[in-house]
Context: one part of a larger RNA
RNA sequence: GAUGAACGCUAGCGGCAGGCCUAACACAUGCAAGUCGAACGGUAACAGAGAAAAGCUUGCUUUUUUGCUGACGAGUGGCGCACGGGUGCGUAACGCGUAUACAAUCUACCUUUUACAGGGGGAUAGCCUUUAGAAAUGAAGAAUAAUACCCCAUAGUAAGUAUUUUUCGCAUGGAAAAUACUUCAAAGAUUUAUCGGUAAAAGAUGAGUAUGCGUUCUAUUAGCUAGAUGGUAAGGUAACGGCUUACCAUGGCAACGAUAGAUAGGGGCCCUGAGAGGGGGAUCCCCCACACUGGUACUGAGACACGGACCAGACUCCUACGGGAGGCAGCAGUGAGGAAUAUUGGACAAUGGAGGCAACUCUGAUCCAGCCAUGCCGCGUGCAGGAAGACUGCCCUAUGGGUUGUAAACUGCUUUUAUACAGGAAGAAACCUUUCCACGUGUGGAGAGCUGACGGUACUGUAAGAAUAAGGAUCGGCUAACUCCGUGCCAGCAGCCGCGGUAAUACGGAGGAUCCAAGCGUUAUCC
Numbered sequence: 001g002a003u004g005a006a007c008g009c010u011a012g013c014g015g016c017a018g019g020c021c022u023a024a025c026a027c028a029u030g031c032a033a034g035u036c037g038a039a040c041g042g043u044a045a046c047a048g049a050g051a052a053a054a055g056c057u058u059g060c061u062u063u064u065u066u067g068c069u070g071a072c073g074a075g076u077g078g079c080g081c082a083c084g085g086g087u088g089c090g091u092a093a094c095g096c097g098u099a100u101a102c103a104a105u106c107u108a109c110c111u112u113u114u115a116c117a118g119g120g121g122g123a124u125a126g127c128c129u130u131u132a133g134a135a136a137u138g139a140a141g142a143a144u145a146a147u148a149c150c151c152c153a154u155a156g157u158a159a160g161u162a163u164u165u166u167u168c169g170c171a172u173g174g175a176a177a178a179u180a181c182u183u184c185a186a187a188g189a190u191u192u193a194u195c196g197g198u199a200a201a202a203g204a205u206g207a208g209u210a211u212g213c214g215u216u217c218u219a220u221u222a223g224c225u226a227g228a229u230g231g232u233a234a235g236g237u238a239a240c241g242g243c244u245u246a247c248c249a250u251g252g253c254a255a256c257g258a259u260a261g262a263u264a265g266g267g268g269c270c271c272u273g274a275g276a277g278g279g280g281g282a283u284c285c286c287c288c289a290c291a292c293u294g295g296u297a298c299u300g301a302g303a304c305a306c307g308g309a310c311c312a313g314a315c316u317c318c319u320a321c322g323g324g325a326g327g328c329a330g331c332a333g334u335g336a337g338g339a340a341u342a343u344u345g346g347a348c349a350a351u352g353g354a355g356g357c358a359a360c361u362c363u364g365a366u367c368c369a370g371c372c373a374u375g376c377c378g379c380g381u382g383c384a385g386g387a388a389g390a391c392u393g394c395c396c397u398a399u400g401g402g403u404u405g406u407a408a409a410c411u412g413c414u415u416u417u418a419u420a421c422a423g424g425a426a427g428a429a430a431c432c433u434u435u436c437c438a439c440g441u442g443u444g445g446a447g448a449g450c451u452g453a454c455g456g457u458a459c460u461g462u463a464a465g466a467a468u469a470a471g472g473a474u475c476g477g478c479u480a481a482c483u484c485c486g487u488g489c490c491a492g493c494a495g496c497c498g499c500g501g502u503a504a505u506a507c508g509g510a511g512g513a514u515c516c517a518a519g520c521g522u523u524a525u526c527c
Base pairs, nucleotide, nucleotide: 001526002525003524005523006522007521008520009519012379013378014377015376016375017374018372019371020337025335026334027333029332030331031330034079035078036077039076040075042072043071046070047069048068049066050065051064052063053062054061055060056059086290087289088288095215096214097213098212099211100210101209102208105207106206110203111202112201113200114199115198116197118152119151120150121149128141129140130139131138132137156184158183159182160181161180162179163178164177165176166175167174168173188195189194216262217261218260223253224252225251228250229249230248231247232246233245234244235243265287266286267285268284269280270279271278272277292313293312294311295310296309315326316325317324318323343369345368346367347366351365352363353362354361355360382413383412384411385410393403394402395401396400419463420462421461422460423459427454432449433448434447435446436445437444438443439442471516472515473514474513475512476497477496478495482511483510484509485508486507492499493498
C1' cells in the first nucleotide's frame, strides 16, 4: 500500500459499488419455462346470444338446453425447455491461453436465391361406457380430428454406384463436366392482408475435431504400458482416429523427468513494485466442468439434459403395508457449520429472452427497492468579530505567573444538512391504434394517441432557527506529541529494543498535546 474481511470503541447524511471465503452439508414453504384456438377434435369454467319450460310482479326471474359467439380447463400437434441463472466437486488435461488446420465435419431459428406443393390411406389421444388401486397410476371396449403418422406420383446443382474427360493442389487428394442406373419431398390456416410447408445452393451464427508452443510442487515417486504402439479388414460416428472388434507384428513413453503421489478449475484481469519480479483468481467478461452419489441411453438441429427419463445406492417423506413420492451448487428463506456475509420485497415501465400474424402471456434473467460504515468518493457538525487574556480545571521557583485560550460569554452573519410545507421529473421510444404523404399494393416516412415498478423518489422553491450532528488511537526510542498524582519487579505494558524493586515522559488516572476523522484502532493475509 491492499482486502469479498472479522473483532473492539464510536457514529449525522448522500452517491456508487460489494455482501456464505466455512459444510458440492441437509432442506419446510412460495415462486424461478412456457406459449400458440391464425395446426386440431372439442367445451370443464366464465361471459354473450338463441331455444324450451316454469313462476308470476306481464317483462323480468329461475331451471333446462344449443359450441352459435367471445374465449378456454384438460387432450393431440408445433416451437421452446441444450438459452438465461447457480456452483467450483472433479480436472495437471488440447482443460485453458495463443497460433494454425479441417482436401476429415454438422448447424434449428435468421438472410439471399431457385424450384415445387398432385393423389390416396389407416390409426390414436381427448370425450363416452366399464373396470383395478388407499394413493401414485392404470386396464378393457366403442367412436373421432389434425400442420400427428403412412403410401403413391413428380423433382434436383440432392444421395448412392459405375464409366469417361478436363483441371488444380502442401501429402493423403480436391473441384468441375458428361453418361447410365437406383433412392428420397411437401401442409395447411385465414379476418384474403398474410403466415406457414418441401427440396436444393450460398451466407451468417453456433458447435465439433486435430496440431505447434505455454501452463504448480515432490526423485524421501525410476521405471511405466496388452487396446498398450503400429498395420490390414470390418463396424461405428456429422466427422478423423484403437473410437470399437477380429487377425498380424512388437512396439510406445521416460533423467529434456515417464509413471506415481500431493495440490489446483484456466484466462482476461486484480494487488504490490521504478521495473524485473512476487502474490491472487471475489465482483464483471470468455472458456471448461458439475447438478443428491454412480451409471445408461432416449428425444432432438443441438443434451448423454440443474427445475426430463431409466437403473442402482444413501438419505427424507406418504402408506390402507400391497406400494409410492423427492432432489435449492435458480431467487428468497430455514437449520447446521463458522470470526463472518442480506428480504420468504416490487415490477415486467426499460433492456434482453421464449412462444405468438398480433394483441398479449411467461420471464426470482433483468430493472428496482429493503438490510449492512463492508469499501471508495463527496458533504456537514458553523462563519466573522470579540482580552477584563473572565470563571473553573491543571502546572509552577506560588502576595505572583503559565496554560486551557479567541476558546467561552457577548455582538453580527449564514442555513449546506436536518425539520415543516408546496411544486415535481428524465429514463418513453417503439409495438399497437389512428390521420396523412411517397412509391404503387405492401413497404417506407411524417404527425397524433396509448404505456413508469422505481416514486410523489431525484430535483426545485419557501419558512424559522446555530438551530439536528465527534469520535478513536497515541504521546521512552524507532515515531508527530509531557507534566502531575497513584503504584512500588506489585498491579500491569509490550511490534522490536525494553519499562515497573519510592521522585516511572514506558503501568493506572488527570490536565495538556499529537495524528487521523464518521470513522479510529486491533487481528489475519499478500507485496